[in-house]
Context: one part of a larger RNA
RNA sequence: AGGUUGUUAAGGAACUCGGCAAGUUGACCCCGUAACUUAGGGAUAAGGGGUGCUCAAGAAAUUGAGCCGCAGAGAAUAGGCCCAAGCGACUGUUUAGCAAAAACACAGCUCUAUGCUAAAUCGAAAGAUGAAGUAUAUGGGGUGACACCUGCCCGGUGCUGGAAGGUUAAGAGGAGAAGUGAGAGCUUUGAAUUGAAGCCCCAGUAAACGGCGGCCGUAACAAUAACGGUCCUAAGGUAGCGAAAUUCCUUGUCAGGUAAGUUCUGACCCGCACGAAUGGUGUAACGAUUUGGGCACUGUCUCAACAACCUACCCG
Numbered sequence: 001a002g003g004u005u006g007u008u009a010a011g012g013a014a015c016u017c018g019g020c021a022a023g024u025u026g027a028c029c030c031c032g033u034a035a036c037u038u039a040g041g042g043a044u045a046a047g048g049g050g051u052g053c054u055c056a057a058g059a060a061a062u063u064g065a066g067c068c069g070c071a072g073a074g075a076a077u078a079g080g081c082c083c084a085a086g087c088g089a090c091u092g093u094u095u096a097g098c099a100a101a102a103a104c105a106c107a108g109c110u111c112u113a114u115g116c117u118a119a120a121u122c123g124a125a126a127g128a129u130g131a132a133g134u135a136u137a138u139g140g141g142g143u144g145a146c147a148c149c150u151g152c153c154c155g156g157u158g159c160u161g162g163a164a165g166g167u168u169a170a171g172a173g174g175a176g177a178a179g180u181g182a183g184a185g186c187u188u189u190g191a192a193u194u195g196a197a198g199c200c201c202c203a204g205u206a207a208a209c210g211g212c213g214g215c216c217g218u219a220a221c222a223a224u225a226a227c228g229g230u231c232c233u234a235a236g237g238u239a240g241c242g243a244a245a246u247u248c249c250u251u252g253u254c255a256g257g258u259a260a261g262u263u264c265u266g267a268c269c270c271g272c273a274c275g276a277a278u279g280g281u282g283u284a285a286c287g288a289u290u291u292g293g294g295c296a297c298u299g300u301c302u303c304a305a306c307a308a309c310c311u312a313c314c315c316g
Base pairs, nucleotide, nucleotide: 001311002310003309004308005307006306007305008304010302011301014300019297027051028050029049030048031047036041038145052067053066054065055064056063057062068072080295081294082293083292084291085290086289087287088286092104093103108143109142110141111140112139113138114137120129121128122127146282147281148280149279151212152211153210156209157208158205159204160203161202162201165200166199167198171194172193176189177188178187179186180185213231214230215229216228217227240274241271252268253267254266255265256264
């Protein structure tokens, strides 16, 4: 000097990115227990009190009287709690060896394919899975409990349907033409016509891929614009939410909390660049999740000290 462990006056988060770490709490019995809620929960909520020994009574539970200690769950093992918000409903799964999560899954919802020798998948094939199942089934895609909902656009891309028409290959066809031959012929070439799917075309379809506007003017202060004009579009973003896990400007503005708050909460809306199953908005319960605040508690700190053990180091 370091490591591990322990104790500490007064203060008690002033430490720090952040209470990280440590500490507090802890068992059993009794009392008591809020908002909210899917009425199950929340809940061991929170917050209080008790616990030893001796004697007596009693069947016992227990009750009464007394006694000791600083301390009676006498040591050890044994939840810290509350408030608010984000995300994900939940239990579960995951980067064996830097990530456990808001990622994946999930029940539920929905679209789509499939009528059985099913679709789909593996396999040159035989065959097998699907399934010894049969649409309340099986495969695939999306969303992700529950509640309230899920707006407009089919122009583009895709998919589905469409006895017409256009285009379209090989094949069929063979008008003709060329070469050669004395000729018969042979060898080439070859127009019309016919000819499938596909594409063009016509419809449908967005819980298919996706998309969801400018400019100008206007109300008797000013400001704003319910209103009007005009251009463009397939249609111009509805409900709800909103400086948000999304807001650049931005530490937006106002309010709350603090003596003081780039974080946090509640509002506002000027949404650079939210928005409805690439789901929207809420939501009890749940979470080794993320964020802010508080109580308790503490060597995290003010500010360090001491002790034990183990090292380093020194002497022998």
The part of an RNA shown here (large-subunit ribosomal RNA, domain IV) has 316 nucleotides and comes from a metagenome. Rfam family: Bacterial large subunit ribosomal RNA. The prediction has a mean pLDDT of 89.